[in-house]
Context: one part of a larger RNA
Molecule: small-subunit ribosomal RNA, 5' domain
Organism: uncultured cercomonad
Parts: sequence; C1' cells; structure tokens
RNA sequence: UAUGCUUGUCUCAAAGAUUAAGCCAUGCAUGUCUAAGUAUAAAAGGACUCUGUACUUGAAACUGCGGAAAGCUCAUUAAAUCAGUUAUAGUUUAUUUGAUGGUACGUUACUACAUGGAUACCUGUAGUAAUUCUAGAGCUAAUACAUGCGUAAAGACCCGACUCGUGAGGGGAGGGUUGUAUUUAUUAGAUAAAAAACCAACGCAUCAGCAAUGGUGCUACAGUGGUGAUUCAUAAUAACUGUUCGGAUCGCAUGACUCCAAGUCGGCGACAGUUCAUUCAAAUUUCUGCCCUAUCAGCUUUCGACGGUAGUGUAGUGGACUACCGUGGCAUUAACGGGUAACGGAGAAUUAGGGUUCGAUUCCGGAGAGGGCGCCUGAGAAAUGGCGACCACAUCCAAGGAAGGCAGCAGGCGCGCAAAUUACCCAAUCCUGACACAGGGAGGUAGUGACAAAAAAUAACAAUAACGGGCGGUUCUACCGUCUGUUAAUUGGAAUGAGUACAAUUUAAAUCCCUUAACGAGGAACAAUUGGAGGACAAGUCCGGUGCCAGCACCCGCGGUAAUUCCAGCUCCAAUAGCGUAUAUU
Repeated sequence: UAUGCUUGUCUCAAAGAUUAAGCCAUGCAUGUCUAAGUAUAAAAGGACUCUGUACUUGAAACUGCGGAAAGCUCAUUAAAUCAGUUAUAGUUUAUUUGAUGGUACGUUACUACAUGGAUACCUGUAGUAAUUCUAGAGCUAAUACAUGCGUAAAGACCCGACUCGUGAGGGGAGGGUUGUAUUUAUUAGAUAAAAAACCAACGCAUCAGCAAUGGUGCUACAGUGGUGAUUCAUAAUAACUGUUCGGAUCGCAUGACUCCAAGUCGGCGACAGUUCAUUCAAAUUUCUGCCCUAUCAGCUUUCGACGGUAGUGUAGUGGACUACCGUGGCAUUAACGGGUAACGGAGAAUUAGGGUUCGAUUCCGGAGAGGGCGCCUGAGAAAUGGCGACCACAUCCAAGGAAGGCAGCAGGCGCGCAAAUUACCCAAUCCUGACACAGGGAGGUAGUGACAAAAAAUAACAAUAACGGGCGGUUCUACCGUCUGUUAAUUGGAAUGAGUACAAUUUAAAUCCCUUAACGAGGAACAAUUGGAGGACAAGUCCGGUGCCAGCACCCGCGGUAAUUCCAGCUCCAAUAGCGUAUAUU
C1' cells in the first nucleotide's frame, strides 16, 4: 500500500502519486472604484416656482492596475536540477520607502484662467446557420492620444567692435553658449622620498612719483570622496540625438492682502513624472557533493570541440553567435555511452554504534501545461483559464465556415490491486484591485473516509450459598472467630452512557463536540471480534464425523478406523474495536 472479516463513543486526519504528463460533457476557479481620471444612460432620486436644469447615486464604456502571483502535477532531467557556500568591480528591477530638478521661446502682433484632432458607451441601419464575430452612418469625454508657454542673480567658457603699447603683452562695451537625459572622445579624481642655490615673471609688502612706471625685500600659504582592488562615485571640456524629462490633471477647505479689479497671494491631500538610493526580486556565477552499469574504453572537433583577438547580440558576463588565428579539451581518481519502476533537498522508517531503505505528496528550489516551435504586450512571460502556425486528438455546422486544451475545484470515461461531493461560504488566514466597500474552487466549512494516530464503553458493588487460603482460639480433629480470595441459571438496589431529544451554545449559516430538560439496562440484552490450541509459540492426549480421502500445514510435519494438526461441538489461549492475509522494506 492493497484486501478479507468485524466495528459502539470521542478527538485528529491522509485521500486518482504508482497504471494512462491518457481523454474529457457541464458549471465555476481573475478581476478591480475612491472625496479625489472620464457621465447628457432616453436608469433612479431631486433643491427652486414649472419645463424636470444645478446637484447626488450610478449600469455601460474609455482609462489605470492586476492577470508572470496563487493552485496543480512530476513527464523530462544524472554535474543537469538541487543543497551548503561565493560573486556581480558582469547586470535589470513595476511596486514600497527616502531624497531630487529656478535654466524650456528662437523671435518680436503672443492661448497660458488653459491648445488640437479623434474614439468608445449611446442612437440608428445592416450581414452570417453559427462565436465574447463584425461593418456602415450620426454624436460626445479624458490623468486616453497629441501639441505646447514660463522664472532670479551671479559665475564660467567662447567670440569680440574698440583701445593702451615700438613690441611682448594688457584693458574691454557688447554678443553667444551654459538644466537634465542620450552617444562618443578627452581631462581631473594626488600623495614611498630629503636639503640647498641662481635667474625671470606674477603676486604680496614697502619707498619715490599726478600717473605710466621705477627701486628694494620676500617666495609662504593651496583642495582632492570610497574600495582589498576599477576606466568607480563625482566634476569639467568638445561635439552628438528623427531630443527623454522638466504637471494644460483631480478632490476637500475656502481664507488673506490691498490699488476694489477681467487683481495678487494662499492650505491639506490624490494621481502623475526625471535621476539617485532603498525594498521586493530576478538573471548569471565560485567551490564541494549524486543511484546502477566495463556484456560501454576511448570521447570531443565538418555544422564550436578547447583557447586567443576583434566584433555582433544581450539588461549584462560568456564560443552565446560571427570573422580571423592557434590545436587544443576530457578519461581506469571511470571520461563517453547505456539504464533508472530518478524531479533535487529539508525530511521518513529502521537501527547499540557503523549502516540500510524510502522521500510523487502540504515547506524551499526546479520543470511542464496534449507534443514541438515561434511571438506580442509588459517592470516582469518564451505566459498557455494570451496569441500564430505545424503534428496528434476532438466539438458545432444550413458543408460555405467556426470554435478547442481540467497535470485548477467538483464531476465523467478509461486504466487498473489501487483513491471522496457536479455541496456551502468569503466569517477566519491571506492575496489582488482605482479599493475600509468588490473578487478569490487560494483558503475555510460540511459530506465520503477502519490511510495512519490519541483517548476509551461493552459493566461496578453488596448480601447469600458453595469451595478454598493465611492467622488465632483449641477437646489436637472437628468446630469457632477474623482477614481474604474464587465460583455461582439465586437476590438486591445504586451508577452510567450508546441511542432518542425540548433548548441554548457552536457557526457566515448550519452540523458535530462541549452543556442540557424529558425518555433511555437485567441476560431473550444495548449480546466483540479476529485468528489460533503438536513444535517453533501462549493455549486440549475432551466428544462426534472423516479414513493417505476430504483437507490442514509460512517450516518441521498431520491424515492409511482410538487424528493433541482435517470438518464440527465444547473448553481454553493471544491481541482486542480491532484482528488476519498478500506484497515492499528495515
């Protein structure tokens, strides 16, 4: 694990893995809205005084986000996965959290109190046998899709009219460039290390001079983050780019200032958005470690096998790919090949220790969605409850076409030794969403359920009788007393649940349990089985039947007319709500 017989209570609880990763009817399993993106529903309510406007709610639809998680299965897979241990100075990262941006115009008659054109829903006209199929027409929205203004001062760099000067050199109005991101090139991003002298220029101090300038003295102060390590962080310069971002958005409050105006200023949020970090991760990666097999000894390299250089590609490293070179790389320390009724691990069973066997299965990692392949969208997929082909299956059809993927939850067929309900619910745990509100076969709750596991009824007590045992008294063997068992078709009241059931509790609602009124025990019940009784091995030299037959017996053996072993009856033994059998394993 399966199966046979049996089964009263209560708790807990595995469950179509093994065989067919075989096939599937039907239903459901992924959707989502706040004060805060978009409402003219011809849907509802409705202030004013009527039309039913403003406003409130709000189906539908557009927009945004999610759908890459969760759930299922174990087919593949043997240095692969995986485990422990490293690395990313070799990369991407929606979301979360914390920081972060005064520079936009290219030209003077300018929308910045706010720009443009569409399209759903809707209305209406149609097509098809048919689908979550569509076409044509008529409108109308945005945080959809587009377009597009603005803001200080200084500094720096380049050009530079003009000007001083014989010259070297100096002054300089004015103009241009200068946010961030992208790509390329260049520069800085220091520091093992001592002392002295001379010349020139600049600078500083001082003297002379109206000034230009000249003389003298002194060379002294000077910044540089991080790592074990970088071409790192960071900064600068020159260019580059069919130029990224730099808010034309929404809600709630409505106030202050005056120059009273078509004014100025203003709070708390929401949602966007660039870069850096953070978080959630991901992707590669270092070292070590795996079952059987030599009736597998050489394997790899044309078409990358091993290495180098350069490129392509990638988020990034890399023969990942391409070009050009070199000839390498692995192997009895078992390469390569084959097998596996092989996903790996945490773990499970057994065991004195060492070991041996199992691990499909709830946690972690991997892989897969009938088989291969390819791709879109996206932060994330080579996604399958996404798409496109092919192969294999297979559904509807009016025969023209159309639709499909349960190794999600139920359920069916098939397969088999072998496995449950087409139930209820989002109340709990959590997840997702625009979200306190919706959704969730994740999950929970019942149903089936002798997979396992825990507790534990089927009687207890007394009297009487009979039979004993120990002790004491003692006429020494009978009797008595006391304590104590055992057995009774005798007798007695006490106790209780199994079951039935008002009720409350439980619960999302129920059920069950736990509580609990009322009923509910005398043998004919409310009745315990399953295997055995020669040995191993606990328990019959009882009775009837059979007669080497029928049969039993794991093994040894039993049975041929007194069977301790068969078939029965009685009695007994073992375990007991369980026990036997088969198989695997220790």